c-di-AMP riboswitch aptamer (ydaO/yuaA leader) from a soil metagenome, 137 nucleotides, folded computationally. The coordinates come from a structure-prediction model, not an experiment, and the mean pLDDT is 83. The sequence is in RNAcentral, with records from MGnify.
[in-house]
RNA sequence: CGCCGAACCCGGCCCGCAGCCGGGAGGGGGAACCCAACUGUCGGAUUCGAUCCGACUGGGGCGAGUCCCGGUCAAACCGGGUAGGGCACCUUCCAGCCCGAGCCCGUCAGCUAACCCCCCAGGCGACCGAGGAAGGA
Numbered sequence: 001c002g003c004c005g006a007a008c009c010c011g012g013c014c015c016g017c018a019g020c021c022g023g024g025a026g027g028g029g030g031a032a033c034c035c036a037a038c039u040g041u042c043g044g045a046u047u048c049g050a051u052c053c054g055a056c057u058g059g060g061g062c063g064a065g066u067c068c069c070g071g072u073c074a075a076a077c078c079g080g081g082u083a084g085g086g087c088a089c090c091u092u093c094c095a096g097c098c099c100g101a102g103c104c105c106g107u108c109a110g111c112u113a114a115c116c117c118c119c120c121a122g123g124c125g126a127c128c129g130a131g132g133a134a135g136g137a
Base pairs, nucleotide, nucleotide: 001125002124003123004122008024009023010022011021012020013019026119027118028117029116030115035110040056041055042054043053044052045051046050058108059105060104061103062102067081068080069079070078071077084099085098086097087096089136090135091134092133093132094131
């Protein structure tokens, strides 16, 4: 001076930083009517109506980070690809490069106004580097 990300700004305490507190901006979750959805799978029995019994399997959130194939029968791990995401004013197109993780809730949550709750971190790069075209600002 920039990048990813919601994660920035102001005020108070402090000499100041850090830290804590408050406010604004920003981000996320829960939560009505209405709307949507509503017999999980397999096996057995039965009065054949869907009812009983047994076994197996939950579901959800933040985030771009999903899904497929192979190396193994499988796990870890490794490789290839992919939905999707990022790259110096902004948008679109083209080119090039990169990511395509991780964590949390705890049997519970569709949408959802009022209302309620939470977050406001962390991690990187550069020293002319930051491409081209069109249109904006």
It matches the Rfam family "c-di-AMP riboswitch aptamer (ydaO/yuaA leader)". Rfam links the family to the GO terms regulation of gene expression and cyclic-di-AMP binding.